[in-house]
RNA sequence: UUUGAAAAAGGCAAACCGACCGAAAGGUCGUGUACGCAAAGCCACGGGGCUUCCCGACUAACUACCCCGAUAGUCGGAUGCCAGCCGAGCUGCCAAAG
Numbered sequence: 001u002u003u004g005a006a007a008a009a010g011g012c013a014a015a016c017c018g019a020c021c022g023a024a025a026g027g028u029c030g031u032g033u034a035c036g037c038a039a040a041g042c043c044a045c046g047g048g049g050c051u052u053c054c055c056g057a058c059u060a061a062c063u064a065c066c067c068c069g070a071u072a073g074u075c076g077g078a079u080g081c082c083a084g085c086c087g088a089g090c091u092g093c094c095a096a097a098g
Base pairs, nucleotide, nucleotide: 001097002096003095004094011037012036016032017030018029019028020027021026035084041090042089045087046086047085048082049081050080052078054077055076056075057074058073059072060071
């Protein structure tokens, strides 16, 4: 420097359950366990997904009609979340080959 086939020192820990935090997405900790991971270490910069205490537009239903309001949905904004969705960036263990 390249690679992660094999091996190995070791590492992480999905889902579930409990406690706490949060409006939610989700997060932190713990127990048992091990779905998996060669960056499943860090980072919301790009894409993507998710959220709705908030804002706007539209649609629906309600109404004889209109307006308003509330409700539901969609889209957009805003907010926050996801690094175990992908990419960029930063760092790093072991091993193999050079």
A computed fold for a 98-nucleotide RNA, annotated as c-di-GMP-I-GGC riboswitch aptamer. It matches the Rfam family "c-di-GMP-I-GGC riboswitch aptamer". Its family is annotated with cyclic-di-GMP binding in the Gene Ontology.